[in-house]
Context: one part of a larger RNA
RNA sequence: CUGGGCGUAAAGGGUCCGCAGGGGGUUUGCCAAGUCCGGUGUGAAAGCCCACAGCUCAACUGAGGAAUGGCAUUGGAUACUGGUGAACUAGAGUGCACGAGGGGAGAGCGGAAUUCCUGGUGUAGCGGUGGAAUGCGUAGAUAUCAGGAGGAACACCGAUGGCGAAGGCGGCUCUCUGGCGUGCUACUGACCCUCAUGGACGAAAGCGUGGGUAGCAAACAGGAUUAGAUACCCUGGUAGUCCACGCUGUAAACGUUGUGCACUAGAUGUGGGCGGUUUUGGUCCCGUCCGUGUCCAAGCUAACGCGUUAAGUGCACCGCCUGGGGACUACGGCCGCAAGGCUAAAACUC
Numbered sequence: 001c002u003g004g005g006c007g008u009a010a011a012g013g014g015u016c017c018g019c020a021g022g023g024g025g026u027u028u029g030c031c032a033a034g035u036c037c038g039g040u041g042u043g044a045a046a047g048c049c050c051a052c053a054g055c056u057c058a059a060c061u062g063a064g065g066a067a068u069g070g071c072a073u074u075g076g077a078u079a080c081u082g083g084u085g086a087a088c089u090a091g092a093g094u095g096c097a098c099g100a101g102g103g104g105a106g107a108g109c110g111g112a113a114u115u116c117c118u119g120g121u122g123u124a125g126c127g128g129u130g131g132a133a134u135g136c137g138u139a140g141a142u143a144u145c146a147g148g149a150g151g152a153a154c155a156c157c158g159a160u161g162g163c164g165a166a167g168g169c170g171g172c173u174c175u176c177u178g179g180c181g182u183g184c185u186a187c188u189g190a191c192c193c194u195c196a197u198g199g200a201c202g203a204a205a206g207c208g209u210g211g212g213u214a215g216c217a218a219a220c221a222g223g224a225u226u227a228g229a230u231a232c233c234c235u236g237g238u239a240g241u242c243c244a245c246g247c248u249g250u251a252a253a254c255g256u257u258g259u260g261c262a263c264u265a266g267a268u269g270u271g272g273g274c275g276g277u278u279u280u281g282g283u284c285c286c287g288u289c290c291g292u293g294u295c296c297a298a299g300c301u302a303a304c305g306c307g308u309u310a311a312g313u314g315c316a317c318c319g320c321c322u323g324g325g326g327a328c329u330a331c332g333g334c335c336g337c338a339a340g341g342c343u344a345a346a347a348c349u350c
Base pairs, nucleotide, nucleotide: 003322004321005320006319007304008303012318014201015200016199017198021194022193023192025088026087027086028085029084030083031082033081034080035077036076037075038074039073040072041071042070049065050064052062053061054060091191092188093187094186095184096183097182098181099180103177104176105175106174107173108172109171110154115149116148117147118146119145120144121143125136126135162169163168206247207246208245209244210243211242215241216240220236221235222234223233258317259316260315261314262313263312266295267294268293269292270291271290272289273288274287275286276285299306300305323350324349325348332343333342334341335340
């Protein structure tokens, strides 16, 4: 001395729950396993090291000493770790009282708009484009009025705002239901943190069975454009988009930043509480807790930037990286109905 890293260079698992494992608050008694000190035994010889001796010296050799990680046993120490007993309340949880919310599930309801159907008015165009054409229309379209059908999505409010572990969540009402915050400190008394394997959830697209289908629209067809145009533009249009149940399990699943706890100047906006001042009350102002933004001190950083929502300073645990390509690949295994997913090389090459 016994790696360095992971916002953008390679690198945080999509998210959470959680067994094993790892880590663990305050006080005290006991034990003495870890730990520390001493004794004894063992640790062959040769070798290494020290000093002495023998070959004329040396190499070499002889005799002696020292050293020896450790192991066993025995006596002691008890600060720390551990075990065990007792206690505590600052961690964690419960209770009571309030509070906000597009958190989730089911059912019902509403208006605007598009499309279609029926009827009225009405007549030659409509539609579309850069310009056109395909298309629709005298069997009466487009426009306009009235009525009806059906599906999907919920303008304004709407926010730099709220909720959720993440994916994500937005018309209104009802029912069921999860989480969170604040206040009071009544109760439990370390019940905690993290988490390989595992489990659950997981946008869109896709798949299976059965429904549904207004609009939109891969594929497809036609019209244009063009040298060509398997495109961009236009007219149509099927899967799909919607619902129920089951599967798939991926993403620029991103804050490209794992989770938890503690500590370290401030300023300002905003959402939700509580307390104080003031007031008839509200507002304003001050303090405080939780969330969400912006700007900055110290510090950090290769820089950009981050900066109490850290990328600062520490601790605990998990995941991951180790030059580019080959390669989010092959082979094998596991999963899947399939599509494919997860795990994951090498030759070769620069």
The prediction has a mean pLDDT of 90.
This is a predicted structure of a 350-nucleotide part of an RNA (small-subunit ribosomal RNA, central domain) from a metagenome.
The RNAcentral record of the full RNA draws on SILVA.
Rfam family: Bacterial small subunit ribosomal RNA.